[in-house]
Small-subunit ribosomal RNA, 5' domain from a metagenome, 545 nucleotides, folded computationally. Its mean pLDDT, the model's own confidence on a scale to 100, is 82.
Context: one part of a larger RNA
RNA sequence: GAGCGAACGUUAGCGGCGGGCUUAACACAUGCAAGUCGAACGAGAAAGCGUUCUUCGGGACGUUAGUAAGUGGCGCACGGGUGAGUAACACGUGAGUAAUCUACCCUUUGGCGCAGGAUAACAGUUCGAAAGGACUGCUAAUACUGCAUAAGUCGGUGACGGUUUUGGCUGUUACCGGGAAAGGAUGGCCUAUCCUUGGAAGCUAUCGCCAAAGGAUGAGCUCGCGGCCCAUCAGCUUGUUGGUGAGGUAACGGCCUACCAAGGCGACGAUGGAUAGCUGGUCUGAGAGGAUGAUCAGCCACACUGGAACUGACACACGGUCCAGACUCCUACGGGAGGCAGCAGUGAGGAAUUUUGCGCAAUGGGGGAAACCCUGACGCAGCAACGCCGCGUGAGUGAUGAAGGCUUUCGGGUCGUAAAGCUCUGUCAAGUGGGAAGAAACCACGAGGUGAUAAUAUCGCUUUGUGCUGACGGUACCACUGAAGGAAGCACCGGCUAACUCCGUGCCAGCAGCCGCGGUAAUACGGGGGGUGCAAGCGUUAUUC
Numbered sequence: 001g002a003g004c005g006a007a008c009g010u011u012a013g014c015g016g017c018g019g020g021c022u023u024a025a026c027a028c029a030u031g032c033a034a035g036u037c038g039a040a041c042g043a044g045a046a047a048g049c050g051u052u053c054u055u056c057g058g059g060a061c062g063u064u065a066g067u068a069a070g071u072g073g074c075g076c077a078c079g080g081g082u083g084a085g086u087a088a089c090a091c092g093u094g095a096g097u098a099a100u101c102u103a104c105c106c107u108u109u110g111g112c113g114c115a116g117g118a119u120a121a122c123a124g125u126u127c128g129a130a131a132g133g134a135c136u137g138c139u140a141a142u143a144c145u146g147c148a149u150a151a152g153u154c155g156g157u158g159a160c161g162g163u164u165u166u167g168g169c170u171g172u173u174a175c176c177g178g179g180a181a182a183g184g185a186u187g188g189c190c191u192a193u194c195c196u197u198g199g200a201a202g203c204u205a206u207c208g209c210c211a212a213a214g215g216a217u218g219a220g221c222u223c224g225c226g227g228c229c230c231a232u233c234a235g236c237u238u239g240u241u242g243g244u245g246a247g248g249u250a251a252c253g254g255c256c257u258a259c260c261a262a263g264g265c266g267a268c269g270a271u272g273g274a275u276a277g278c279u280g281g282u283c284u285g286a287g288a289g290g291a292u293g294a295u296c297a298g299c300c301a302c303a304c305u306g307g308a309a310c311u312g313a314c315a316c317a318c319g320g321u322c323c324a325g326a327c328u329c330c331u332a333c334g335g336g337a338g339g340c341a342g343c344a345g346u347g348a349g350g351a352a353u354u355u356u357g358c359g360c361a362a363u364g365g366g367g368g369a370a371a372c373c374c375u376g377a378c379g380c381a382g383c384a385a386c387g388c389c390g391c392g393u394g395a396g397u398g399a400u401g402a403a404g405g406c407u408u409u410c411g412g413g414u415c416g417u418a419a420a421g422c423u424c425u426g427u428c429a430a431g432u433g434g435g436a437a438g439a440a441a442c443c444a445c446g447a448g449g450u451g452a453u454a455a456u457a458u459c460g461c462u463u464u465g466u467g468c469u470g471a472c473g474g475u476a477c478c479a480c481u482g483a484a485g486g487a488a489g490c491a492c493c494g495g496c497u498a499a500c501u502c503c504g505u506g507c508c509a510g511c512a513g514c515c516g517c518g519g520u521a522a523u524a525c526g527g528g529g530g531g532u533g534c535a536a537g538c539g540u541u542a543u544u545c
Base pairs, nucleotide, nucleotide: 001545002544003543006541007540008539009538010537013391014390015389016388017387018386020383021349026347027346028345030344031343032342035074036073037072040071041070048063049062050061051060052059053058081302082301083300091226092225093224094223095222096221097220100219101218105215106214107213108212109211110210111209113147114146115145116144122137123136124135125134126133127132154177155176156175157174158173159172160171161170162169163168184207185206186205187204188203189202193200194199195198229273230272235265236264237263240262241261242260243259244258245257247255277299278298279297280296281292282291283290284289304325305324306323307322308321327338328337329336330335355381357380358379359378363377364375365374366373367372394424395423396422397421404415405414406413407412428486430481431480432479433478434477438472443467444466445465446464447463448462449461450460451459452458489534490533491532492531493530494515495514496513500529501528502527503526504525510517511516
């Protein structure tokens, strides 16, 4: 000199854009943060409100509402938080997987036949203070189960090629064996059958289900290289190192197990200890380098502490389950409930870090055919000069150099064109009026084109027109009104270092980053005047280069 997620002192007018618990991964009151689908399914409440009847106990009807609750599907593994642990294939980079998986999505091919038994909800009985159960009975499905079918696929045994990287990939072919599904939902139609306004089987359109191939996306695993300190840590290791058999996994592998062998690592630093999430980046620096890893982005790890699995395409799962522990709460003492390192917020710790706000209008995500619902992601607003940037606090003129202050060699000098006065301007703030962009989609309606079809129904795709939707916000912005009116401080002035004098004090009181000032003429202490530097900030402290 530059920087900062800063703090402290003092001062403070406005706006834009950013950032805001670095400490206790301390404990948490309260609310919200993950639901959705009736176009999978069977049923169908209550409180409340209204009307009415009443023996005043209550009953009936309507609304609540085809709502809540239940079975089932998809989602809940994303998004959001934190950095405790981790010196490790955790991360970065480059390869490999001939050792692997991949729901939803896209493309392609082929299918979806026939049956069955339950169960929740519900009703009844019953246990419990509660949380929550138990028994009996009824019922549905795209829930569950059995049988059939099997072009591919999977397992086994073979044959012939191509290719190549332990051994696979790929093509043709033979035999044996195993394994699927929901024709369910919605809309439309009678073109052939049956009853004949029309409907049913049926046909048709869309969505869905199963098998297989490919893609896309995501993930698992392996390896080369790279990035901290201590040798006052020198030896470490028994599933340890390798082999064989069996097991396990989507998959290789001591991953696990039995047996066998005795190996494996290490001064090119093993092992142990300390510290630490890693990176893109950020700060500094001419660079080399040094320091750092807030915000944003990628990866990893964690979710009260420790352990475990279940479900599932994916978890060993932040707002799931089970066990143990600590803590807090409820209890009828028998037993139960909980997990903010989600968003707000509280206490505590601390020098120190915000609102228990608005909205799903936009972007994105989940569910749904859609309408739509959910979304503390996100978009916005609020708080605090925390930072960066911008603007203003007026402009011109004005010398009897006014008054006044300070100073003086008493002549004067200086504050100083500074003020007053005169002439103007109107940014910001204030008030009044107007007033956005961010919105285009989805969807609805109208008009075409095209495909399926018997069809002018209907549906899919597509073109075009109109309509609907704004939290921010009556905000930004614009115009007008009046008015110099409401808007300057902080540090420093001995040298380094830009800026000097007077008074007070008298090695006192004090200053100080270093050198050093102060003991009676202090440009160094305190005050006044003057000056210098920055400026809505200025200084100090901490820290990095």